[in-house]
RNA sequence: GGCCCAGUAGUUCAGCGGUUAGAAUGCCGGUCUGUCACGUCGGAGGUCGCGGGUUCGAAUCCCGUCUGGGCCG
Numbered sequence: 001g002g003c004c005c006a007g008u009a010g011u012u013c014a015g016c017g018g019u020u021a022g023a024a025u026g027c028c029g030g031u032c033u034g035u036c037a038c039g040u041c042g043g044a045g046g047u048c049g050c051g052g053g054u055u056c057g058a059a060u061c062c063c064g065u066c067u068g069g070g071c072c073g
Base pairs, nucleotide, nucleotide: 001072002071003070004069005068006067007066010025011024012023013022018056027043028042029041030040031039049065050064051063052062053061
């Protein structure tokens, strides 16, 4: 330098162009318990890496770019 994969909640990851972007775990509160833990109920938390484009509509498709990993030279 060329090509491929990944980037979504604090963390690990789902999400085949169409309600409000979800789960687990963690965090906060209630309940439970003599207390903690566990269980149970509820809640907060996201510029979907960044910038543009296509479309009535984009996390999803296209282009550029950044970061990490891999292959080739």
RNAcentral holds the sequence, with entries from ENA. Transfer RNA from a Pseudomonadota bacterium, 73 nucleotides, folded computationally. Its mean pLDDT, the model's own confidence on a scale to 100, is 82. NCBI's taxonomy places the organism under Bacteria, Pseudomonadati, Pseudomonadota. It matches the Rfam family "tRNA". The family's RNA type in Rfam is transfer RNA.